[in-house]
Context: one part of a larger RNA
RNA sequence: UUGGGCGUAAAGCGUCUGUAGGUGGUUUUUUAAGUCCGCUGUCAAAUCCCAGGGCUCAACCCUAGACAGGUGGUGGAAACUACCAAGUUGGAGUACGGUAGGGCAGAGGGAAUUUUCGAUGGAGCGGUGAAAUGCGUAGAGAUCGGAAAGAACACCAAUGACGAAAGCACUCUGCUGGGCCGACAUUGACACUGAGAGAUGAAAGCUAGGGGAGCGAAUGGAAUUAGAUACCCUAGUAGUCCUAGUCGUAAACGAUGGAUACUGGGUGUUGUGUGUAUCGACCCGUGUAGUGUUGUAGUUAAGGCGUUAAGUAUCUCGCCUAGGGAGUACGUUCGCAAGAAUGAAACUU
Numbered sequence: 001u002u003g004g005g006c007g008u009a010a011a012g013c014g015u016c017u018g019u020a021g022g023u024g025g026u027u028u029u030u031u032a033a034g035u036c037c038g039c040u041g042u043c044a045a046a047u048c049c050c051a052g053g054g055c056u057c058a059a060c061c062c063u064a065g066a067c068a069g070g071u072g073g074u075g076g077a078a079a080c081u082a083c084c085a086a087g088u089u090g091g092a093g094u095a096c097g098g099u100a101g102g103g104c105a106g107a108g109g110g111a112a113u114u115u116u117c118g119a120u121g122g123a124g125c126g127g128u129g130a131a132a133u134g135c136g137u138a139g140a141g142a143u144c145g146g147a148a149a150g151a152a153c154a155c156c157a158a159u160g161a162c163g164a165a166a167g168c169a170c171u172c173u174g175c176u177g178g179g180c181c182g183a184c185a186u187u188g189a190c191a192c193u194g195a196g197a198g199a200u201g202a203a204a205g206c207u208a209g210g211g212g213a214g215c216g217a218a219u220g221g222a223a224u225u226a227g228a229u230a231c232c233c234u235a236g237u238a239g240u241c242c243u244a245g246u247c248g249u250a251a252a253c254g255a256u257g258g259a260u261a262c263u264g265g266g267u268g269u270u271g272u273g274u275g276u277a278u279c280g281a282c283c284c285g286u287g288u289a290g291u292g293u294u295g296u297a298g299u300u301a302a303g304g305c306g307u308u309a310a311g312u313a314u315c316u317c318g319c320c321u322a323g324g325g326a327g328u329a330c331g332u333u334c335g336c337a338a339g340a341a342u343g344a345a346a347c348u349u
Base pairs, nucleotide, nucleotide: 004320005319006318008302012317014200015199016198017197021193022192023191025088026087027086028085031082033081034080035077036076037075038074039073040072041071042070043069049065051063052062053061054060091190092187093186094185096182097181098180099179102176103175104174105173106172107171108170109153113149114148115147116146117145118144119143120142124135125134162167205246206245207244208243209242210241214240215239219235220234221233257316258315259314260313261312262311265294266293267292268291269290270289271288272287273286274285275284298305299304322349323348324347331342332341333340334339
């Protein structure tokens, strides 16, 4: 439980593709299903409403009538929705010319770190609030030279770019999805959303095989402390990395679903076009697609939002309905497991 809502109070699926369904540009024609108008049958009586009347009033009773509404038949109308047919190009695609960045695979690079080998050298190093554990005369730390390994890519770098989201940065090559801009050519509504469904999805975890420098859950030790299963220190396994699978969750956030249209400005920045100008690049103006900031109207409980709306409208999907119990129990589906998805009630305030 509604004529209400969903950024922060409960509430936008993590994100996309897409089936059914819902919705859908513009012009003319047809039909008449929805729609509208007329006539008509029916919806028993009683009851309700209303007019009159009868019991001395009333309740009660009698007589007559009507609204609204449902459903069927029949005759019309054709604006809107729908149907039929034919067009159109402002939506949406395709082709053409440019352009910035993304994904996958392969190859290459330098700085740093650690280990190891050689050399010099000779007593400390390391660490902290202070220390100690630890390393070191079997030569550490420091400095120089050689080698190896793994992981990450300083500066450029930005409030920057790209991607559906997760995400994505050393350099080069190959393959490749999408976007934007510009002119015209072409198809001619082919569109939007999307229950189920499918795809993808950080980190951690799991399976198998590799790899393992640094960091580092667990764990050992040293401290601190009343204690210290912590914070600090010294070591250090899994893991972090690669390949093939699995898991399917995050404050997966803009805490804001998607699409379309409309509604003052100022000021940055990225891609691209153009006018003026110039030897040329700037500068100045103007268009388009993003991305920031400030703020008008409006809106909001407020803080705020404000052409990238939380404004004004339409379409469509998802979701919410007091707190706890509880994202629990049970059942089902998925998973190797961990668990995930779906998801109550009693009771209580």
This is a predicted structure of a 349-nucleotide part of an RNA (small-subunit ribosomal RNA, central domain) from Erythroxylum dillonii. The coordinates come from a structure-prediction model, not an experiment, and the mean pLDDT is 86. Rfam family: Bacterial small subunit ribosomal RNA. Rfam links the family to the GO terms ribosome and structural constituent of ribosome.